[in-house]
Context: one part of a larger RNA
RNA sequence: GCCGGCGACUUAUAGUUAGUGGCAGGUUAAGGUAGUGAAUACUGAAGCCACAGUGAAAGCGAGCCUGAAUAGGGCGUUUGUCACUAGUUAUAGACCCGAACCCGGAUGAUCUAACCAUGGUCAGGUUGAAGCUUAGGUAAUACUAAGUGGAGGUCCGAACCGACUGAUGUUGAAAAAUCAGCGGAUGAGCUGUGGUUAGGGGUGAAAUGCCAAUCGAACCCGGAGCUAGCUGGUUCUCCCCGAAAUACGUUGAGGCGUAGCGUCUAGUGCUAUAGCAGGGGGGUAAAGCCACCGUUUCGGUGCGGGCUGCGAGAGCGGUACCAAAUCGAGACGAACUCUGAAUACCCAAUGUGUAGCCAGGCAGUCAGACUGUGGGGGAUAAGCUCCAUUGUCAAGAGGGAAACAGCCCAGAGCACCAGUUAAGGCCCUUAAAUAAUUACUAAGUGGUAAAGGAGGUGGGGGUGCAUAGACAAUCAGGAGGUUUGCUUAGAAGCAGCAAUCCUUUAAAGAGUGCGUAAUAGCUCACUGGUCGAGCGAUCCUGCGCCGAAAAUGAACGGGGCUAAGUAGUCUACCGAAGCUGCGGAUUUAACUUGUUAAAUGGUAGGGGAGCGUUCCAUGUGGGGCGAAGCGUUAGCGUAAGCGGGCGUGGACUGCAUGGAAGUGAGAAUGUCGGC
Numbered sequence: 001g002c003c004g005g006c007g008a009c010u011u012a013u014a015g016u017u018a019g020u021g022g023c024a025g026g027u028u029a030a031g032g033u034a035g036u037g038a039a040u041a042c043u044g045a046a047g048c049c050a051c052a053g054u055g056a057a058a059g060c061g062a063g064c065c066u067g068a069a070u071a072g073g074g075c076g077u078u079u080g081u082c083a084c085u086a087g088u089u090a091u092a093g094a095c096c097c098g099a100a101c102c103c104g105g106a107u108g109a110u111c112u113a114a115c116c117a118u119g120g121u122c123a124g125g126u127u128g129a130a131g132c133u134u135a136g137g138u139a140a141u142a143c144u145a146a147g148u149g150g151a152g153g154u155c156c157g158a159a160c161c162g163a164c165u166g167a168u169g170u171u172g173a174a175a176a177a178u179c180a181g182c183g184g185a186u187g188a189g190c191u192g193u194g195g196u197u198a199g200g201g202g203u204g205a206a207a208u209g210c211c212a213a214u215c216g217a218a219c220c221c222g223g224a225g226c227u228a229g230c231u232g233g234u235u236c237u238c239c240c241c242g243a244a245a246u247a248c249g250u251u252g253a254g255g256c257g258u259a260g261c262g263u264c265u266a267g268u269g270c271u272a273u274a275g276c277a278g279g280g281g282g283g284u285a286a287a288g289c290c291a292c293c294g295u296u297u298c299g300g301u302g303c304g305g306g307c308u309g310c311g312a313g314a315g316c317g318g319u320a321c322c323a324a325a326u327c328g329a330g331a332c333g334a335a336c337u338c339u340g341a342a343u344a345c346c347c348a349a350u351g352u353g354u355a356g357c358c359a360g361g362c363a364g365u366c367a368g369a370c371u372g373u374g375g376g377g378g379a380u381a382a383g384c385u386c387c388a389u390u391g392u393c394a395a396g397a398g399g400g401a402a403a404c405a406g407c408c409c410a411g412a413g414c415a416c417c418a419g420u421u422a423a424g425g426c427c428c429u430u431a432a433a434u435a436a437u438u439a440c441u442a443a444g445u446g447g448u449a450a451a452g453g454a455g456g457u458g459g460g461g462g463u464g465c466a467u468a469g470a471c472a473a474u475c476a477g478g479a480g481g482u483u484u485g486c487u488u489a490g491a492a493g494c495a496g497c498a499a500u501c502c503u504u505u506a507a508a509g510a511g512u513g514c515g516u517a518a519u520a521g522c523u524c525a526c527u528g529g530u531c532g533a534g535c536g537a538u539c540c541u542g543c544g545c546c547g548a549a550a551a552u553g554a555a556c557g558g559g560g561c562u563a564a565g566u567a568g569u570c571u572a573c574c575g576a577a578g579c580u581g582c583g584g585a586u587u588u589a590a591c592u593u594g595u596u597a598a599a600u601g602g603u604a605g606g607g608g609a610g611c612g613u614u615c616c617a618u619g620u621g622g623g624g625c626g627a628a629g630c631g632u633u634a635g636c637g638u639a640a641g642c643g644g645g646c647g648u649g650g651a652c653u654g655c656a657u658g659g660a661a662g663u664g665a666g667a668a669u670g671u672c673g674g675c
Stems, first nucleotide, its partner, number of pairs: 001675006011092013025049003031043004053060002063075004095233002098230001102223004107218001113197009122187001124156002127152001131148006160184003164181005199215001201211003208217001236610006246259005260365002262362004267357002270353001275350001278347003286339001287337002293333003297329005304322002306319005368393003372389006398409003414583001416581001418580003424574002427559003433571001436569005446561001452546002456543006463536003473530005479503003484498003509524001513522002585600007611664001613661010629648005635642002
């Protein structure tokens, strides 16, 4: 892991509600009698509920209380009761499994810690303390040297004890080892045997270490089925309805209580609501601001101030500074409004739906998610967060969006090899037009993105020039005063400053750019010739281009496409569990009583109807001419299931009605067994 067995809402006593039954007041409890009997029958009114309420009470009483009240108000002016069944609540382990803990009494020092008693044990080698001897030396010591000697938590290193590093091992050979190195090795050494200390206690050269593979409090049994607002699990079928993820309170926030929303049973009957006449109030969106309040830019006038001149001062002036107030123009506001919608809301005639309201039984829900819209927070970030409002998901399958809870279409009772549509599609993949028509795009744009950039290209507008010849190209001219004046070493159209005239002209600037040291030279503006019909600048707009760099190739699902792209117009077709057709089923309603109509997605949850298992009672059957069980296979039922045949098996067992439950398994890191 799989298979098989076992495995979870029970029981008792009370309350309450519903149903069924008895009685109309109901009912017995203990006990007693009969009885083989805890069966059963009879007895037994003690007690309980009801029969009257009200007041704190005395009390009064169909009334009572409050009160001065004859007012007003509060509670009343009766129907039950005893059983059984079902739901639910309370108390009990109370649906099952699950703690870590706490407490009591026992058992442990054969492991290990410390200690006590008594034993054992340490190859070999090194170093060479004190003391001593001899010699030297001293007045004597001291001191020096050579020997001797053999000290030491001394040194090297086996046994022994330990455990610093690395590797292996990691379902190991081993619940801590092996291998290679490593530390101590006469000591606070190691070790045998016997003994002592015990759980809030011991022992501890102290690590919360160790106290039998267990230690921030051992282990065993008991209190004990501790408790668990927590996690997991909770077993047959079908039918009807069907939520919530909110408010308030909470030592409350992943829990509860009440309300909200669901369901069932009675009652009520137009009350609710969609729609639609009609009637309302508003101060949001927008807008506005000489209609207030607040903010704000520029300009005019300029109270007041700054700076400054004159003056001894008083004072009189200047000002390109700031600036009140006011005027003109302009811009804003959630906490501004002279204005002011759409919606929404309120009232309401009408209208009515498997609608509302009311009472009672039973719940579940209190983590919500995303989309659109209006906002707050954030960065006008988030698959962010918090409100409001709508939809969907949650609890919703089907079609589309390549795939894709929350988007678009659409709400699945069952069956059909029928039809028709929605969204979305119609070249192939892939069902359906390689349809029609008018344009655009050349970028594979389509099939990601901005500021910004560009003689890409289509459409439109006004405007300038143009057969008295435009635009472009080409030929020619482009002059004189003059090298204007100043400046400058020079400045001659062309370093710079000032001025920018006149003449000749078809036209030609005191010069557009290049160029020179300065000239020169080239060129432009401007003009004529050639040519011969449109040419410029600008605004609006469609589709494109660049801007455009990320890690496998990956930004049309793919193939591929110049339409099979984009914007219009138009007609077929495809396309869903939508709608329709045909045939069954179920629920509810209506009445014509056998038809019609409507309905039948569903989690938590409420309600209803059944199937099956074991046992019991009554009745009735089957069975060695083969029961149950097992295997296999017709048939039947909406499902749980029922069931004929054949084989196996070898002794019990079915059906009907009623009753009682150890009554249904796939999940609980379930449990036991097998493989």